Context: one part of a larger RNA
Molecule: large-subunit ribosomal RNA, domain IV
Organism: activated sludge metagenome
RNA sequence: UCACGGUUAAGGAACUAGGCAAAAUAACCCCGUAACUUCGGGAUAAGGGGAGCCAUCAGUCAUGGUGGCCGCAGAGAAAUGAUCCAAGCGACUGUUUAGCAAAAACACAGGGCUAUGCAAAUUCGAAAGACGACGUAUAUGGCCUGACACCUGCCCGGUGCCGGAAGGUUAAGUGGGGAUGUUAUCCGCCUUGGCGGAGAAGCAUUGAAAUGAAGCCCCGGUAAACGGCGGCCGUAACUAUAACGGUCCUAAGGUAGCGAAAUUCCUUGUCGGGUAAGUUCCGACCUGCACGAAUGGUGUAACGAUUUGGAUACUGUCUCGACCGUGAGCCCG
Numbered sequence: 001u002c003a004c005g006g007u008u009a010a011g012g013a014a015c016u017a018g019g020c021a022a023a024a025u026a027a028c029c030c031c032g033u034a035a036c037u038u039c040g041g042g043a044u045a046a047g048g049g050g051a052g053c054c055a056u057c058a059g060u061c062a063u064g065g066u067g068g069c070c071g072c073a074g075a076g077a078a079a080u081g082a083u084c085c086a087a088g089c090g091a092c093u094g095u096u097u098a099g100c101a102a103a104a105a106c107a108c109a110g111g112g113c114u115a116u117g118c119a120a121a122u123u124c125g126a127a128a129g130a131c132g133a134c135g136u137a138u139a140u141g142g143c144c145u146g147a148c149a150c151c152u153g154c155c156c157g158g159u160g161c162c163g164g165a166a167g168g169u170u171a172a173g174u175g176g177g178g179a180u181g182u183u184a185u186c187c188g189c190c191u192u193g194g195c196g197g198a199g200a201a202g203c204a205u206u207g208a209a210a211u212g213a214a215g216c217c218c219c220g221g222u223a224a225a226c227g228g229c230g231g232c233c234g235u236a237a238c239u240a241u242a243a244c245g246g247u248c249c250u251a252a253g254g255u256a257g258c259g260a261a262a263u264u265c266c267u268u269g270u271c272g273g274g275u276a277a278g279u280u281c282c283g284a285c286c287u288g289c290a291c292g293a294a295u296g297g298u299g300u301a302a303c304g305a306u307u308u309g310g311a312u313a314c315u316g317u318c319u320c321g322a323c324c325g326u327g328a329g330c331c332c333g
């Protein structure tokens, strides 16, 4: 000097990103116990008091009453909740990154949409077959939301899905009008030979019209399907503001509720509270850069090794250090 353990005057979070760590609280008995609440809870709320030994009395032999005694200390050691206030998130118990993350993430009961009539849909498998299920729509699969309370607005133009089948478009296939190549033969030129032209059948190549399903176009529906939910100008007898009016655009222009928020850039917004002093926190305001309704909205008792702010108690966290114990550090092996 370091590690571990212990003590510490006065102060008591001034430490620090943050009370991290430590201290404090503590089992049992009695009294007592608030807001809020889903009436179960909250609750061991909080906050007080008690405890040993001896004698005696009562006794249902658990214990209790009275009197006395000792110590610094009687749950005489060890073990053994700190508590409260307010807010965010998630209802809850649970699950998770084996080895940096335990959470606000996942799951969840509950809610909704959707598919599926049974040889079910979905899924695995070239198939046989199997799961689903020895089940049968109060069932099974998929997707979303996530207890509960109050609710869940408008838009079907785009994308998707569902329904429709009149019309348009449309593949292979069917179809084969025709076209082309070849040339038996014929014609012309012409000296045998050669050159030019026409060209049946067959064979070969190609191939128009017509016919031809789903799909797409088209016509409807559907948002707890994917998603979306405006701008400018003017106006009231102070000013300011605009219930009101005009205009452009749109499929429709954001309703209720909430709002500087886990969302607010400007921003330490402004006001109020708390502090002597508060970029955090709580309550408001609304100018929402860029909240918003099952990609759920707003609340919410209980719960949480969750996050944030405050308070009491407590303390070597600190002012600011000091001391003690054990071990390491040094030398030899």
Stems, first nucleotide, its partner, number of pairs: 001328008010319002014317001019314001028050004036041001038147001052069007070074001082312007089304002094106002110145007123130002148299004153229003158226002160222005167217003173211002178206005185198005230248005257291001258288001269285005